Context: one part of a larger RNA
RNA sequence: AGACGGGGACCCGCACAAGCGGUGGAGCGUGUGGUUUAAUUCGAUGAUAAGCGGGGAACCUUACCUGGGCUUGAACUUAUGCUGCACGACCUAAGAAAUUAGGUAAGCCUUCGAGGGUGCAUAAGAGGUGCUGCAUGGUUGUCGUCAGCUCGUGGUGUGAACUGUUCCCUUAAGUGGGGUAACGAGCGCAACCCUUGUCCUGUGUUACAUCUUUCACAGGAGACUGCCUUGGCAACAAGGAGGAAGGUGAGGAUGACGUCAAAUCAGCAUGGCCCUUAUGUCCAGGGCGACACACGCGCUACAAUGGCCGGUACAACGGGCAGCCACAUCGUGAGAUGGAGCUAAUCCCUUAAAGCCGGUCUCAGUUCGGAUUGAAGGCUGCAAUUCGCCUUCAUGAAGCCGGAAUCGCUAGUAACGGCCAAUCAGCCACGUGGCCGUGAAUACGUUCUCGGGUCUUGUACU
Repeated sequence: AGACGGGGACCCGCACAAGCGGUGGAGCGUGUGGUUUAAUUCGAUGAUAAGCGGGGAACCUUACCUGGGCUUGAACUUAUGCUGCACGACCUAAGAAAUUAGGUAAGCCUUCGAGGGUGCAUAAGAGGUGCUGCAUGGUUGUCGUCAGCUCGUGGUGUGAACUGUUCCCUUAAGUGGGGUAACGAGCGCAACCCUUGUCCUGUGUUACAUCUUUCACAGGAGACUGCCUUGGCAACAAGGAGGAAGGUGAGGAUGACGUCAAAUCAGCAUGGCCCUUAUGUCCAGGGCGACACACGCGCUACAAUGGCCGGUACAACGGGCAGCCACAUCGUGAGAUGGAGCUAAUCCCUUAAAGCCGGUCUCAGUUCGGAUUGAAGGCUGCAAUUCGCCUUCAUGAAGCCGGAAUCGCUAGUAACGGCCAAUCAGCCACGUGGCCGUGAAUACGUUCUCGGGUCUUGUACU
């Protein structure tokens, strides 16, 4: 100088407390451990792994296993030689395919130099999701959006170092004020950026009451403790007025010096090591989907603030041409058959659902709950057996609010309700990222738990 303390002082955070809703019990979905397996590819492992990489595993993906093939190779570069033709397509035979053998028709460009291109052969490179994240770059998590981390000059000390950065007040903030052997400065804080809330101006297609404006786009105004009162030397604090908005208005992007030899050689790049008729590469089938069990994250419930039936109201973000599909007909339905519009503020996805009105059920393992299973169908796709989704009928399991323990959230938040999108042929999405609708309760306070900051003290630790 640090680090640590079941040392001290001060301060902060959904940290506790006050509340609301969950998890832990059930069934199912999903990820992981374990076990099993020919293989169940690999990585991630307290917080900071476990609906994570994976924002789509039937084939492909795919890296794993079994079997069948290839060896200048599936893809790429160069050199030399050969070919004056292509490669390929189609047909036949063998085969699970890859591929092999045979056949058919047509047959490249050109400045006419055999130049380009193609194929074959030879050679040098190739190729590797093989190892090392403890050799690395890049990127990322975390402490933490915490308020800290440093430097120059000066001063102090033999020196390590200290001072500045301590102190008092204040702030969300090393934010600002006062004081001061310090005076300044840098990276952080804040502001500048985006979205949103109010108003004005302009423009108006395809938007809209139908004639100026809900709306869209662009530009501007507005909030600064500016004004008032009280306290204070000041910074500032408490309250008030006006205002759409008040003291950072709300949300986002933005992550200092560093910590964990944290994560990633399988996104990519890359040193070294290793394989080279195989650890490369092509193909078929299987596996990644197994199941005594254990854990994480979710969904659906256990009902009457509810279930079912009928009627009826109100969104926003988005997406669409190998696409979205109105409307009509058929079907109980999933869907099918016709078929208009739309390269979209124009057409379509697109009837939002909870809500409201009326009816029914009357506390029961039920008209709760929907697992599981049987049958019949629909759709995608070369192909749904391993292993897809959906529909109808039947079946109707556990479950009556969950032990110890534990999580989230302070306002348009929690909770509840639906909608859209990426990926995507289809989909195991109950996931993820967004959007709107309905819309609370509580915070006395900082003793305690956890984490953090500043100063100080002790130490046999560095």